Description:
This is a predicted structure of a 379-nucleotide RNA (Bacterial RNase P class A) from Bacterioplanoides sp. SCSIO 12839. The coordinates come from a structure-prediction model, not an experiment, and the mean pLDDT is 77. Its Rfam family is "Bacterial RNase P class A". The family's RNA type in Rfam is ribozyme. Of the family's consensus pairs, 95% are formed in the model. The gene name in the source record is rnpB.
RNA sequence: CGAGAUGCCCAGGCAAUCGUCGCUUACUUUGGCUUUUGUUGAAGUAGGGGGAGGAAAGUCCGGGCUCCAAUGGGCAGGGUGCCAGCUAACGGCUGGGCGGCGUGAGCCGACGACAAGUGCAGCAGAGAGGAGACCGCCAGUUUCUUCGGGAGCUGGUAAGGGUGAAAGGGUGCGGUAAGAGCGCACCGGGCCACUGGUAACAGUUGGUUGCAAGGUAAACUCCACCCGGAGCAAGACCAAAUAGGUUCCCUACAGGCGUGGCCCGCGCUGGGAACGGGUAGGUCGCUUGAGCCUGUGAGCGAUUGCAGGCCUAGACGAAUGAUUGCCACCUUUACUUUGGUAAAGGAGACAGAACCCGGCUUAUCGGGCAUCUCGAAUC
Repeated sequence: CGAGAUGCCCAGGCAAUCGUCGCUUACUUUGGCUUUUGUUGAAGUAGGGGGAGGAAAGUCCGGGCUCCAAUGGGCAGGGUGCCAGCUAACGGCUGGGCGGCGUGAGCCGACGACAAGUGCAGCAGAGAGGAGACCGCCAGUUUCUUCGGGAGCUGGUAAGGGUGAAAGGGUGCGGUAAGAGCGCACCGGGCCACUGGUAACAGUUGGUUGCAAGGUAAACUCCACCCGGAGCAAGACCAAAUAGGUUCCCUACAGGCGUGGCCCGCGCUGGGAACGGGUAGGUCGCUUGAGCCUGUGAGCGAUUGCAGGCCUAGACGAAUGAUUGCCACCUUUACUUUGGUAAAGGAGACAGAACCCGGCUUAUCGGGCAUCUCGAAUC
């Protein structure tokens, strides 16, 4: 210098003007309560201070919180699945093991059990399963023969060919009619010890076993472990009008309403008070929390202990914005004292809190930092 790997950070800055949602202070107007001083709402004006994210997203997983349910256990259903640790918890994270990929830094893996049982497997192929004789090889026999051999039949054979993603360890020697773990050596595998490791697991270790019934469990299943339901529209409090409810009191030849100019008549109908529930509406829940920052200790690390400091949006037809200027970023051109200067143009992504938190996943213009790997060149 080029090409990469991993982890982390930023997500433009300043100023002016106009606007927006909470909080707070003062004043003005106005309502309620109060003997008054006062107190408590509503509206307005002025001042001060605060106002989105790394994913606020998807709502996939886990927890807090709230209400309901609940003695315990089992069935059903759902989930997880190498080992150890972290954590409030997790399907997350950290470290390790094993397998695969990469020259490497590193990356990826639902990674328990098909020897409990059941099932499934397109095409090709003789055969897809404790399998299989198509070609080939070999033996016997029949027959033909140009005497080299050919053809048929009956058997043996998994070494060779061929099919396939996959065909019952690999290489060699012996052996055999030809073959075959049939025998042997080495390699590989299984089992039992031993050693190391908390464990998963590992081994130039020892013994034993010719080597076993192939694949598939995000197929049923088996094994081990975990899981009560609903969600802030949870839930709590205050509480109109109208209608209805309960209790008490009063009244009943009355009274009230309608019809009608009025009376009679006709039609309908008891009146009042108190209490309590629900609805509209309002208030709370609501942001002080597994919180953030700094320092320091423990640990490889995830994480955690201690000390000090800080308070950082709480809306609800839902605010957090717009315009302009300068700086910063990128490109091109010109000048240059090679440090830069000037002009023109361009880009500014993904996205938007809604009870809170820990994760995962997905989206994202551009830029920066640290550590490491490979290649080339130079010293």